Small-subunit ribosomal RNA, central domain from a metagenome, 350 nucleotides, folded computationally.
Context: one part of a larger RNA
RNA sequence: UUGGGCGUAAAGCGCACGUAGGCGGCCCGCUAAGUCGGAUGUGAAAGCCCUCGGCUUAACCGAGGAAGUGCACCCGAAACUGGCAGGCUUGAGUACGAAAGGGGGUCGCGGAAUUCCCGGUGUAGAGGUGAAAUUCGUAGAUAUCGGGAGGAACACCGGUGGCGAAGGCGGCGACCUGGGUCGAUACUGACGCUGAGGUGCGAAAGCGUGGGGAGCAAACAGGAUUAGAUACCCUGGUAGUCCACGCCGUAAACGAUGAGUGCUAGAUGUCGCUGGUAUUGACCCCGGCGGUAUCGCAGCUAACGCGUUAAGCACUCCGCCUGGGGAGUACGGCCGCAAGGCUAAAACUC
Numbered sequence: 001u002u003g004g005g006c007g008u009a010a011a012g013c014g015c016a017c018g019u020a021g022g023c024g025g026c027c028c029g030c031u032a033a034g035u036c037g038g039a040u041g042u043g044a045a046a047g048c049c050c051u052c053g054g055c056u057u058a059a060c061c062g063a064g065g066a067a068g069u070g071c072a073c074c075c076g077a078a079a080c081u082g083g084c085a086g087g088c089u090u091g092a093g094u095a096c097g098a099a100a101g102g103g104g105g106u107c108g109c110g111g112a113a114u115u116c117c118c119g120g121u122g123u124a125g126a127g128g129u130g131a132a133a134u135u136c137g138u139a140g141a142u143a144u145c146g147g148g149a150g151g152a153a154c155a156c157c158g159g160u161g162g163c164g165a166a167g168g169c170g171g172c173g174a175c176c177u178g179g180g181u182c183g184a185u186a187c188u189g190a191c192g193c194u195g196a197g198g199u200g201c202g203a204a205a206g207c208g209u210g211g212g213g214a215g216c217a218a219a220c221a222g223g224a225u226u227a228g229a230u231a232c233c234c235u236g237g238u239a240g241u242c243c244a245c246g247c248c249g250u251a252a253a254c255g256a257u258g259a260g261u262g263c264u265a266g267a268u269g270u271c272g273c274u275g276g277u278a279u280u281g282a283c284c285c286c287g288g289c290g291g292u293a294u295c296g297c298a299g300c301u302a303a304c305g306c307g308u309u310a311a312g313c314a315c316u317c318c319g320c321c322u323g324g325g326g327a328g329u330a331c332g333g334c335c336g337c338a339a340g341g342c343u344a345a346a347a348c349u350c
Base pairs, nucleotide, nucleotide: 003322004321005320006319007304008303012318014201015200016199017198021194022193023192025088026087027086029084030083031082033081034080035077036076037075038074040072041071042070049065050064051063052062053061054060091191092188093187094186095185096183097182098181103177104176105175106174107173108172109171110154115149116148117147118146119145120144121143125136126135162169163168206247207246208245209244210243211242215241216240220236221235222234223233258317259316260315261314262313263312266295267294268293269292270291271290272289273288274287275286276285299306300305323350324349325348332343333342334341335340
C1' cells in the first nucleotide's frame, strides 16, 4: 500500500536478446469502442438531507419532497485515445565509401626471465632474516659460460588512451567473425521504445573426465617470533593456477547510479572521423559529429556532491524498498554430481 522513495540512509535484477503486455512521430478522411452533452427508464423500503405534522419538549415517530456520483437504452458532438483507409520523412533501418580499435574465435611463430637436466671454469660456502634457524653445498653448491627440455606470462610502447552489453580484453602473424563511428547521396516508410515470464552470456574460486605442470601457491610439514602463535616472517610443498570438453551461476558482478527519448550556460584536456583555412607536405588554427575525462552556471541534494556522460526539467516501460535483530535463515518448490544457488517466511526480541 490511491503515498513516498531507490549514488552514500532500506531499495536498480551482473549483463544482454526477446514473448505477452504497456507506451508510441507528422498530415488527411471515415468510424464512434473509450470520452463529452442531452432525453427516457430504473436506481425497493428504512436511513441521510429539506418541509410539514404527532407524543407537554426532545430523543422517537408519521407524511410529503429532494438526492441517490450507478446501470440500460435512445439522440447528438468528433478535439483527444482507439479502430479502418490513404499519404509523409524528422524516429528507426538499408545500400555505398572511409578510417580507428588489447571486441570474439582458431592455427602458427618469437624473444626475455624462472626452474630443471648435460657439459666447462671454479672453491667453500650459498640462501634467508629485524636477527636467525629449518634448507642447499666437498657425492662440488652459490657464482659464471655453453648446450638442451618444459610450462606459464608477454617488460618497454602503455596513457584519468582504446574496444566490448556486462563479465572482461594487451608479444607478433595469418584466417574466420561481431559491434560501433564518420562522410556524401539514394532507398524503405513508424518498420519504434520498454520488457512480467523465457532464453543466452557471465570474474575468481569450486566440481566431473582426460591431459599438462616451469613459476606461484590454499591445505600440510618444518624453522622462527611470542605468555601462547593452529598467524604475520622464513625454508619446503599438494590441490589449484594452464589446455580440451561438460557443470557451477556467484561477487564491493560498482559509476554501489535500470533502459529509451526530448529539453536546459559554458571552459579545458584527450581519442576516432570529417568540413574549412593555411601549407611543398604533415602540424598549428576555426567549425561539425561520436567517445572519454576534469572544472563549472542554472537547477537539484540532508549533506557530501551531481551538473548536456545529471543525481537538473519531463515522459514511457521494467526491476526494487517499506524499522533493527531473528535471516538472505527455516520449511516447501525448482535447479545442481556436489559445494551450493534461486524463490522466501514466522515465533521471539529491541

RNAcentral holds the full RNA, with entries from SILVA. Its mean pLDDT, the model's own confidence on a scale to 100, is 88.